The prediction has a mean pLDDT of 75. This is a predicted structure of a 193-nucleotide RNA (glmS glucosamine-6-phosphate activated ribozyme aptamer) from a Bacillota bacterium. The model forms 86% of the base pairs in the Rfam consensus. It matches the Rfam family "glmS glucosamine-6-phosphate activated ribozyme aptamer". By type it is a riboswitch. About the family: This entry contains a glucosamine-6-phosphate activated ribozyme that is found in the mRNA for GlmS. GlmS is an enzyme that uses fructose-6-phosphate and glutamine to generate glucosamine-6-phosphate. Its family is annotated with catalytic activity and regulation of gene expression in the Gene Ontology. It was read from a public genome assembly, where an Rfam model found it.

[in-house]
RNA sequence: CCUCAGAACACAGCGCCUGGACUCGCUGCGCACGAAGGGUUUGCACCGUAGUAGGGGCUCGACCUUCGCCGGUGAGUCGACGAGGAGAGGGGCUAUCGAAGGAUUCGGCGGACACCCUCCGGCCGUCCACGGCCGAAGCCGUCCUGCAAAUCCCGCGGGUGACCGCGGGGACAAGGGGAUGGCGGUGGAGGCG
Numbered sequence: 001c002c003u004c005a006g007a008a009c010a011c012a013g014c015g016c017c018u019g020g021a022c023u024c025g026c027u028g029c030g031c032a033c034g035a036a037g038g039g040u041u042u043g044c045a046c047c048g049u050a051g052u053a054g055g056g057g058c059u060c061g062a063c064c065u066u067c068g069c070c071g072g073u074g075a076g077u078c079g080a081c082g083a084g085g086a087g088a089g090g091g092g093c094u095a096u097c098g099a100a101g102g103a104u105u106c107g108g109c110g111g112a113c114a115c116c117c118u119c120c121g122g123c124c125g126u127c128c129a130c131g132g133c134c135g136a137a138g139c140c141g142u143c144c145u146g147c148a149a150a151u152c153c154c155g156c157g158g159g160u161g162a163c164c165g166c167g168g169g170g171a172c173a174a175g176g177g178g179a180u181g182g183c184g185g186u187g188g189a190g191g192c193g
Base pairs, nucleotide, nucleotide: 014110015109016108017107019106020078021077022076023075024074025073026072027071028070030069031068034067035066036065037064038063040061043058044057046055047054081098082097083096087119088118089117090116091115120135121134122133123132124131126189127188128187129186130185138183139182140181141180142179143178144177145176152169153168154167155166156165157164158163
């Protein structure tokens, strides 16, 4: 340096699928009251003829084909759009924020940075304890304000299909940030008067 095999990490609104929904294939003495078509049988009048023949119409029964529906079976597809989030240990489970959608973003399992407790380190005008709070820092209100992806539009690729992958365009959010007003307790220590 090359080849082969294996492991770990990166990834956490993240992964997964025995329910469900959907697709395709095969399948059914299924549809007694599904739709269309085919040819056939029964009956009824009608046209036609001197009478037949012949003709179309309605009707009855079973049959065949395709589609649809229902069921079985096999193989598949879907199953949450981003923002934000980790001091350490432990606990525990319906773990923050909004966006979209007329809705399966249904239902379930697992995980996880929510949360709780203890400890560590800090913020709350100097220190300590309580208290509140944060892993960059009190609570409440008002005003201002930036940011996403999906959805949407245009297009490309893969798949019989459900659907999947990708590129381009334009937009929108809440937590959040900033300004400002009000409030911000108890005890002790220290300093100054």